[in-house]
Bacterial RNase P class A from a Pseudomonadota bacterium, 354 nucleotides, folded computationally.
Model confidence (mean pLDDT): 75 of 100.
Its Rfam family is "Bacterial RNase P class A". By type it is a ribozyme. Gene Ontology terms of the family: tRNA processing, ribonuclease P activity and dimeric ribonuclease P complex.
A source record names the gene rnpB.
Taxonomically the source falls in Pseudomonadota (Bacteria, Pseudomonadati).
RNA sequence: CCAGCGGGCCGGGUGGCCGCUGCGGGGUUUCCGCAGAGGAAAGUCCGGACUCCACCGGGCAGGGUGCCAGGUAACACCUGGGCGGCGUGAGCCGACGGAAAGUGCCACAGAAACACACCGCCGGGGUUCUCCCGGUAAGGGUGAAAUGGUGCGGUAAGAGCGCACCGGCGUCCCGGCAACGGGGCGGCCAGGCAAACCCCACCCGGAGCAAGGCCGAAUAGGGGAGGAGGGUGCCCGGCCCGUUCGCACUCCCGGGUUGGCCGCUGGAGCGCCGCAGCGAUGCGGCGCCGAGAGAGAUGGCCACCGCCCGCGCGAGCGCGGGUACAGAAUCCGGCUUAUAGGCCCGCUGGGCCC
Numbered sequence: 001c002c003a004g005c006g007g008g009c010c011g012g013g014u015g016g017c018c019g020c021u022g023c024g025g026g027g028u029u030u031c032c033g034c035a036g037a038g039g040a041a042a043g044u045c046c047g048g049a050c051u052c053c054a055c056c057g058g059g060c061a062g063g064g065u066g067c068c069a070g071g072u073a074a075c076a077c078c079u080g081g082g083c084g085g086c087g088u089g090a091g092c093c094g095a096c097g098g099a100a101a102g103u104g105c106c107a108c109a110g111a112a113a114c115a116c117a118c119c120g121c122c123g124g125g126g127u128u129c130u131c132c133c134g135g136u137a138a139g140g141g142u143g144a145a146a147u148g149g150u151g152c153g154g155u156a157a158g159a160g161c162g163c164a165c166c167g168g169c170g171u172c173c174c175g176g177c178a179a180c181g182g183g184g185c186g187g188c189c190a191g192g193c194a195a196a197c198c199c200c201a202c203c204c205g206g207a208g209c210a211a212g213g214c215c216g217a218a219u220a221g222g223g224g225a226g227g228a229g230g231g232u233g234c235c236c237g238g239c240c241c242g243u244u245c246g247c248a249c250u251c252c253c254g255g256g257u258u259g260g261c262c263g264c265u266g267g268a269g270c271g272c273c274g275c276a277g278c279g280a281u282g283c284g285g286c287g288c289c290g291a292g293a294g295a296g297a298u299g300g301c302c303a304c305c306g307c308c309c310g311c312g313c314g315a316g317c318g319c320g321g322g323u324a325c326a327g328a329a330u331c332c333g334g335c336u337u338a339u340a341g342g343c344c345c346g347c348u349g350g351g352c353c354c
Base pairs, nucleotide, nucleotide: 001350002349003348004347005346006345007344008343009342010341012305013304014303015302016301017300018299020036021035022034023033024032025031038325042336043335045334046333047332048331049330050208051207052206053205062204063203064202065201066200067081068080069079070078071077082096083094084093085092086091097199098198102197103196104193105192106191118140119139120136121135122134123133124132125131148166149165150164151163152162153161167189169186170185171184172183173182174181175180212262213261214260215259222253223252224251225250226249231247232246233245269288270287271286272285273284274283275282276281306323307322308321309320310319311318312317313316
C1' cells in the first nucleotide's frame, strides 16, 4: 500500500423570531427562567418488574426450551468451553438430547427404501440354446441415499467368513466439574428423517397501565326505613267511610356515566475509578438527575458554519445538489429489522522498502 476479519462510537453545530408540553417564580390572564425523543423510541418476537383475579398439594392435557459449565430478577439472551461444517487465515455458522421403545414417511427412478435378486456370477437339475430351483450384495444398472470403506486372504461364486488399517458401537482405564478428548480390549455393524408423531430431562396459573385505585356532580335509575296529618293513583263498591298495595315526599345506603386525581417515571438508572473473575458479570467508593403527554408537546422559518457528492478553473476557491433510518406513551433486560455519511481500536493474508 492492497484485500479482508472482529469490536466500539458519532450520527450535525451556533444564534435569532414565532409556537407547543412540563416544572418553578412573579403576577392575575399575561410575563420571566429552566428542561423537552432514539440507537433503534420501530417490529411487538422472547423474558421480567408492577397491578388485579384465581390458588392446599400433586398429576393429566397444552405450550416452550434442548451439547456442557457459568452469568442474570428472568430469558429463546450473554460469556467461556466442547463437537460438526466453511475459510490459506483473522474468523464465521449450527433447534447440536434420543433413530438399538414403538408408529409413520423416504418424491422420481429402481427388483428392492429395510429385509429386497432386475442384469450378472456360481452350483444343481431339466433340456439342447433356453428354462427351473438354490446360493451370492463382489461387479453392472437406478437413486439424494443400497446393507461400513480400502486391501490381502479365503471360496463353487461370494460374504467381517478371517486378518490389517480407518470410521462407527459397547466396555475398561486416564484427563476434565461437565460436554468431551486420549489409550487398551471386544464383537463385527446398526440406512436417513424427531422445526413427523413420539420418548427423555427441565420450565410455565390467567389477564394486562384501556392493569388497577381514589374523589365524585346535574339528570335518570336501584335498595332500605318512615310514610303521623294532609294529597293523589289503582282495586272492591251505586256512593261515602275504611282497609290493603304503591306513588309523591323526607332521611339513609350502595352502584355508576362525563370529568378530575393517583398509578407516572429516582430506576435490575447513568458516568468515572478501584477490586474479584479468561469473560459475561458481581461488589465497593465518589459524582449526577436526563421527557412525562392523555387525541397525545418535542414544530416551523431565517442567517452563518460543518460534512459528503458532481462540475468548472485562475488550485483553494466558485456554482449546483444532498445531509439517512425514524420518532416516546407503565417501566426495564434482550433479540430482530431499518440507517446518508464518518471516526477509532485490535487482528489476518499478500506485495514493496529500510